Predicted 3D model of a 75-nucleotide RNA (transfer RNA) from a Bacteroidota bacterium. The same sequence occurs in records of 2 taxa. It matches the Rfam family "tRNA". By type it is a transfer RNA. NCBI's taxonomy places the organism under Bacteria, Pseudomonadati, Bacteroidota. The sequence is in RNAcentral, with records from ENA. The prediction has a mean pLDDT of 80.
[in-house]
RNA sequence: GCCUGCAUAGCUCAGCGGUAGAGCGGCUGCUUUGUAAGCAGCGGGUCGGGGGUUCAAAUCCCUCUGCAGGCUCCA
Numbered sequence: 001g002c003c004u005g006c007a008u009a010g011c012u013c014a015g016c017g018g019u020a021g022a023g024c025g026g027c028u029g030c031u032u033u034g035u036a037a038g039c040a041g042c043g044g045g046u047c048g049g050g051g052g053u054u055c056a057a058a059u060c061c062c063u064c065u066g067c068a069g070g071c072u073c074c075a
Base pairs, nucleotide, nucleotide: 001071002070003069004068005067006066007065010024011023012022013021018055026042027041028040029039030038048064049063050062051061052060
């Protein structure tokens, strides 16, 4: 320098054009003498930044940034 993949909630990840989800964690309540476990509920994300396509974009296209992997040339 080139190629590929990844970036979504605090963490691990799903979601292949039509109102953003799960598990764990957190909070509240029930239960318990108390803790844990169990049960019920609640909150939490401008989907890495910018632009484009579209009636509509986490999703398609371009670009930038970061991370991971691979390849090649010169010296």